[in-house]
This is a predicted structure of a 111-nucleotide RNA (SAM riboswitch aptamer (S box leader)) from a Bacteroidota bacterium. It matches the Rfam family "SAM riboswitch aptamer (S box leader)". About the family: The SAM riboswitch is found upstream of a number of genes which code for proteins involved in methionine or cysteine biosynthesis in Gram-positive bacteria. NCBI's taxonomy places the organism under Bacteria, Pseudomonadati, Bacteroidota.
RNA sequence: CACUUAUCAAGAAAGGCAGAGGGUAAUGGCCCGAUGAAGCCUUGACAACCUAUUCAAACUUUGUUUGAAAAAGGUGCCAAUUCCACCCCGCAAGAGCGGGGCAGAUAAGUC
Numbered sequence: 001c002a003c004u005u006a007u008c009a010a011g012a013a014a015g016g017c018a019g020a021g022g023g024u025a026a027u028g029g030c031c032c033g034a035u036g037a038a039g040c041c042u043u044g045a046c047a048a049c050c051u052a053u054u055c056a057a058a059c060u061u062u063g064u065u066u067g068a069a070a071a072a073g074g075u076g077c078c079a080a081u082u083c084c085a086c087c088c089c090g091c092a093a094g095a096g097c098g099g100g101g102c103a104g105a106u107a108a109g110u111c
Base pairs, nucleotide, nucleotide: 002110003109004108005107006106007105008104013043014042015041016040017039021032022031023030027085028084029083044078046076049074050073051072053069054068055067056066057065058064059063082103087100088099089098090097091096
């Protein structure tokens, strides 16, 4: 890099360095930003995907699965639904709403 599976409406910021961008292609919109963007560092939080642990239930019972707890380890994450739209379908008089797709993010795995 590619592929597979799952999730993506909830949640959670302070300090230091830095100095103009950022919202992960492009386009349009709408936002964030000198009351300090990106990036880096420290600390803290959030969450519960994987590993380990505890409890309960079921079963095909050296165990497996499901649910719950907790947060030690591996990741992730801490403006706005993945900020919204774009493509398809359905509904609606309409503003719009719902579902799916594409793209993307994260985790676990495969080559």